[in-house]
């Protein structure tokens, strides 16, 4: 390359938190790391009160760091 598999946006339904948001069900916009880790950034949230600063939250916003499937001529 092909083909096999895997993952699941956005809506909704039920649940948990004050919230960011998670988790389960339908579902499928993407995704070759869309697997894992919040180290550097960077968005949010909640307390403080503009900043700093304390918790927290995203891994499908960049970056790194780690592990990894299939693979013909």
């Nucleotide at each position: 390359a092909a083909a096999a598999g895997g993952c699941a946006a956005a809506a909704u339904c039920a649940g948990a938190g004050u919230a960011a948001u998670c988790u389960g069900g339908u579902g499928a916009c993407g995704c070759a790391a869309a697997g894992c880790c919040a180290c550097g950034g960077g968005u949010c949230c909640u307390g403080a009160a503009u900043u700093c600063c304390a918790g927290g939250a995203c891994a499908g916003c960049c970056g790194g760091g780690u592990u990894g499937c299939c693979g013909a001529a």
Molecule: c-di-GMP-I riboswitch aptamer
Organism: marine sediment metagenome